[in-house]
About this RNA: This is a predicted structure of a 396-nucleotide RNA (Bacterial RNase P class A) from an Anaerolineales bacterium. The sequence is in RNAcentral, with records from ENA. Of the family's consensus pairs, 96% are formed in the model. The gene name in the source record is rnpB. NCBI's taxonomy places the organism under Bacteria, Bacillati, Chloroflexota, Anaerolineae, Anaerolineales.
C1' cells in the first nucleotide's frame, strides 16, 4: 500500500418563530393564563425466548403434550452471554455446529444394477458352436478394476485363488471394553485386551436427561352519574264503614338508605435486576464497593411537529503550480560484458492519463418511531469514526 477478518462507537450541529404532551411555581371563583424545565431509539420494530408485576387455578404422584440438549461459568432467568472441548470449513485471522444411529420403526431426491438382502460393464470357470479368433447360455463364481452418486460396504503390502475377496496375515486407521496420567468437567494422551470392520438422516417417529400451570396493564385496584332492583318513611287515591275515627292493600307521588355495577373518572405509571464516574476481584461474561454524581417521555383519539437561517460529514461537476505515471525511447548518449549481440544507467521538447491541498457551484443525512417495565435474540439501516488480528507485495 492492497485485500480480508472480528469487534466498539456515532448516526447531523447551532439558532429564530409558531404549535403539541407532561412536571413544578405563580395568578384566577372558574374556564384558563403566565413563567420555567423536560419531552423517542439503537433498533422504540418483529412479539421469538426469559423474567418482574397482577389476577385466576393449584395436596402429592402418574399419563399425555411442549421446550431445552458437549462441558464449566455468568445471570433474577433464558433458546442469551463468556471461557473451554470436539467436529466441519478456510492458506490464515476466523467462521459454523452440538445428547443418542449397537433399543426399535421409518425415510434416503436425481443418477445408478444396487442407497445395506449390492453383479450394470468387466474378470474367471463350466457347457455349446468354431480349425482358430471369437460368439452364445433363464449355468455358476467374483465387490479386485470401471461407471453413477453428496454418500457404494476400511487403507497399504503380502499370502491365497480358476478369477477374486479380512478368506487369511503384518502394519496403519476406526470401533468396543479395561486401566493409568492430566483436567472441576467436556475431553485429551498413553498402555493392554477383543472381534474383521460398522453408510447417512433424530429440524421424522422414537429413546435418554433436565425442565414447563393459565392469562395478560383491555392485567388488576378505587370512586361512581343515570336507568333498573331491594328496604324504610309515606302525600294522595281506593275498599270496609251512614259519616268521622279506625282498619285493609297488587294505589304508590316524593324523600332517605343499601348492594352489585354501566357510562365516566382516578390509579396501576415509570426510582429501577436504573444511569454515570472511580476503585477492586475475575482470562472473560460479570460481580462487589463508594462518605461519589444524576433523575432522563409517561400520553390515553393517544404529544414529541412545522417554516426558515447559518454551518458540517459525504456525493457530483469545474478549475487546479510544481511534481507523478505512460508514450517520446527496439532510437540517442555513457558504462560494462562471455562483443553478428546482451546487460545497466541517463535525458529534452512535445503528446496523453490520473490527480492531493485549495477554490467555486450544485446537492446533501439512512432505517424507523415509545404505550406497564426489564434482560436477550432476530430483522431494517444512507453515511461516518475507531481498535485488534490475518494474508500478499514492497521499503528500512
Nucleotide at each position: 500500500u492492497g485485500g480480508g477478518u472480528c469487534g466498539g462507537c456515532c448516526g447531523g450541529g447551532c439558532g429564530a418563530c409558531c404549535g403539541c404532551g407532561g412536571a413544578c411555581g405563580g395568578c384566577g371563583a372558574g374556564a384558563g393564563c403566565c413563567g420555567c424545565c423536560c419531552g423517542a431509539g439503537g433498533a422504540a420494530a418483529g412479539u421469538c425466548c426469559g423474567c418482574g408485576c397482577u389476577c385466576c387455578a393449584u395436596c402429592g404422584g402418574g399419563c399425555a403434550g411442549g421446550g431445552u440438549g458437549c462441558c464449566g461459568g455468568g445471570u433474577a432467568a433464558c433458546a442469551c452471554c463468556c471461557g473451554g472441548g470436539c467436529a466441519g470449513g478456510g492458506a490464515g485471522a476466523c467462521c459454523u455446529g452440538g445428547g443418542g444411529a449397537u433399543a426399535g420403526g421409518g425415510c434416503c431426491a436425481c443418477a445408478g444394477a444396487a442407497a445395506a438382502c449390492a453383479a450394470c460393464c468387466g474378470c474367471c470357470c463350466c457347457g455349446c458352436c468354431u480349425c482358430a479368433c471369437g460368439g452364445c447360455g433363464a449355468g455358476g463364481g467374483u465387490c479386485a478394476g470401471g461407471g453413477u452418486g453428496a454418500a457404494a460396504a476400511g487403507g497399504u503390502g503380502g499370502u491365497g485363488u480358476a478369477a477374486g475377496a479380512g478368506a487369511c496375515c503384518a502394519c496403519c486407521g476406526g470401533c468396543g471394553c479395561c486401566g493409568g496420567c492430566a483436567g472441576c468437567a467436556a475431553u485429551g494422551c498413553c498402555g493392554g485386551c477383543g472381534g474383521a470392520c460398522a453408510g447417512g438422516c433424530a429440524a421424522c417417529c422414537c429413546c435418554c436427561a433436565c425442565u414447563c400451570g393459565g392469562a395478560g396493564c383491555a392485567a388488576g385496584g378505587c370512586c361512581a352519574a343515570g336507568c333498573a332492583g331491594g328496604g324504610g318513611c309515606g302525600a294522595u287515591g281506593g275498599g270496609u264503614g251512614c259519616c268521622c275515627a279506625a282498619c285493609c292493600g297488587u294505589u304508590g307521588a316524593g324523600c332517605c338508605c343499601c348492594g352489585g355495577g354501566u357510562a365516566g373518572g382516578c390509579u396501576g405509571c415509570u426510582c429501577g435486576a436504573g444511569c454515570c464516574u472511580g476503585g477492586c476481584g475475575g482470562c472473560a461474561a460479570c460481580g462487589c464497593c463508594a462518605u461519589g454524581g444524576c433523575c432522563a417521555a409517561g400520553a390515553g383519539g393517544g404529544a414529541u411537529g412545522g417554516u426558515c437561517g447559518c454551518c458540517c460529514a459525504g456525493g457530483c461537476g469545474a478549475g487546479g503550480g510544481u511534481g507523478g505515471c505512460g508514450g517520446g525511447a527496439a532510437g540517442a548518449c555513457g558504462g560494462g560484458g562471455u562483443u553478428u549481440c546482451c546487460c545497466c544507467g541517463u535525458a529534452a521538447a512535445c503528446c496523453g492519463c490520473a490527480g492531493g491541498a485549495c477554490u467555486c457551484g450544485c446537492u446533501g443525512g439512512a432505517c424507523a418511531g415509545a404505550a406497564c417495565g426489564c434482560g436477550g435474540c432476530u430483522u431494517a439501516c444512507a453515511g461516518g469514526c475507531u481498535g485488534g488480528c490475518c494474508c500478499a507485495a514492497c521499503g528500512c